[in-house]
RNA sequence: GGGAGAGUGGCUUAGUGGCAGAGCGUUCGACUGAUAAUCGAAAGGUCGGGAGUCCGAUUCUCCCCUUUCCCA
Numbered sequence: 001g002g003g004a005g006a007g008u009g010g011c012u013u014a015g016u017g018g019c020a021g022a023g024c025g026u027u028c029g030a031c032u033g034a035u036a037a038u039c040g041a042a043a044g045g046u047c048g049g050g051a052g053u054c055c056g057a058u059u060c061u062c063c064c065c066u067u068u069c070c071c072a
Base pairs, nucleotide, nucleotide: 001071002070003069004068005067006066007065010024011023012022013021018055026042027041028040029039030038048064049063050062051061052060
């Protein structure tokens, strides 16, 4: 320099146009003599940044950033 993939709560991730979900973790409560486990509830997301298309974008298109792999 060329090509391909990935970026979504603290972590791991689902979602491929129409309300952003789950597991673990955190906090509170129940249970227990107490802890763990278990059960219930809650908080926590400008979906990497910008622009475009569209009635509507996490999703489609373009540019940029970060990162992984391949070729040279």